[in-house]
RNA sequence: UACGUGCUCCGGGGUCGGUGUAAGUCCGAACCGGCGGUGACAGUCCGCGACCCGCGAGCCGGUGUCCUCUUCAUGGGGAUUCCGGCGGACGGUUGAACCGGUGGAAUUCCGGUACCGACAGUUAAAGUCUGGAUGAGAGAAGCACGUA
Numbered sequence: 001u002a003c004g005u006g007c008u009c010c011g012g013g014g015u016c017g018g019u020g021u022a023a024g025u026c027c028g029a030a031c032c033g034g035c036g037g038u039g040a041c042a043g044u045c046c047g048c049g050a051c052c053c054g055c056g057a058g059c060c061g062g063u064g065u066c067c068u069c070u071u072c073a074u075g076g077g078g079a080u081u082c083c084g085g086c087g088g089a090c091g092g093u094u095g096a097a098c099c100g101g102u103g104g105a106a107u108u109c110c111g112g113u114a115c116c117g118a119c120a121g122u123u124a125a126a127g128u129c130u131g132g133a134u135g136a137g138a139g140a141a142g143c144a145c146g147u148a
Stems, first nucleotide, its partner, number of pairs: 001148008010139001015029004030128002032117002034048004043115002052092003055088001058086005064080006097113005119131003
C1' cells in the first nucleotide's frame, strides 16, 4: 500500500407575495442540489443510492406432524406444514444542457440562456409542507486482527 473479516462513527438541501372560503400545492417571483468516477471543481456526462414492482437461496424463533436413537425421561438427533422475523446472489422501473470563452486538458471552471426533481397525504394540483423516516442507503473516515 492492497485485499479479507469484525467493530465504531458520519452519511440531503430549499419560500415569499398575489388570488381565493381554503393553496409553502394554482399564478408570479425566488430558492435547493446525495455518493463514486471522469486529463480540471458536475443536480443535467458515466455509474450508484433512496421510492415503487417482481423474485429470493439461506438463517433464526414459535407451532404441529412424521422419522430415528435411547437409559423410557418433561431426553437427543433429523425432515417437514403453517405463522412471524431477519436476509440481496438478482431482475424491472428510475428526471434533466446547450452555446460562447479560457486552457495541454473542462457537457465539470467563467459568462449567457435553459431544463429536471419518487411515493402517500392535504379544505386546492407539492423538488421546497406533513408522513413512512429516531428508517434505509450509495459511500466516507477510523480502530483491531489476518493475508500478500
Description: A computed fold for a 148-nucleotide RNA from Pseudarthrobacter enclensis, annotated as FMN riboswitch aptamer (RFN element). Lineage of the source: Bacteria > Bacillati > Actinomycetes > Micrococcaceae > Pseudarthrobacter. The sequence was found by an Rfam model in a public genome assembly. Rfam family: FMN riboswitch aptamer (RFN element). Gene Ontology term of the family: FMN binding. On this family, see Vitreschak et al., Nucleic Acids Res 2002: "Regulation of riboflavin biosynthesis and transport genes in bacteria by transcriptional and translational attenuation". The prediction has a mean pLDDT of 82.